[in-house]
This record gives sequence, structure tokens and C1' cells, in this order.
RNA sequence: UAAACCACAGCGGGAGAGAUCGGUGCGUGCGACGCUGCACCGGCGCCGAAGGAGCAACGACCCCGGAAACUCUCAGGCUACCGGACCGCUGUGGUGUU
Repeated sequence: UAAACCACAGCGGGAGAGAUCGGUGCGUGCGACGCUGCACCGGCGCCGAAGGAGCAACGACCCCGGAAACUCUCAGGCUACCGGACCGCUGUGGUGUU
């Protein structure tokens, strides 16, 4: 000290699944019923790409170690917003060969 790799930050892209049913509360219009938006709780149905968990080959051979975009759905999510694995670009720091 190019590149490559790792961590963090910024910007951009980023899927899937009920705008479901019931109850309560708040707000709007309203005399009431009822409609309507949001929040919370409960039910059934569903999704998987925050997080979490499981395991093959292989190693070891007592235990065990051991990957995922696979599997499970505890959590999370199911109009939009938010979030979102992962990808691209930029920057900072580290490592660091040529």
C1' cells in the first nucleotide's frame, strides 16, 4: 500500500400473506340505531426475507461440532406508512497481498 475481505454509516432497490370476524375505548357527522378511521384485546385463516430454533455432507466417534434463500413458525408480519433478509453505490475504520 491497488485489489479482495470484515465492521459501521448514508443513499437507492427490495417479496409474501384477511383493507378478516367479534368485543372495548377514542375521534368525526348524528336524537338513537348504524356507518366510519385509529388503538388495544380475543378468534379463525394465512406469510416468511428482522430476530430465534432445527438439521445433511463432513469431522469426531461418549458427548458433540456442523450451512442456507431449506425446514419450524416462538417472535414478527398480512391496505398504505413503518419494518424487511439480500443486492448495488459512496464514505470511515480495520486487516492486507500485488
Overview
This is a predicted structure of a 98-nucleotide RNA (Glycine riboswitch aptamer) from Aquisalimonas sp. 2447. The prediction has a mean pLDDT of 79. The source organism's lineage runs through Bacteria, Pseudomonadati, Pseudomonadota, Ectothiorhodospiraceae and Aquisalimonas. The RNAcentral record of the sequence draws on Rfam. The model forms 91% of the base pairs in the Rfam consensus.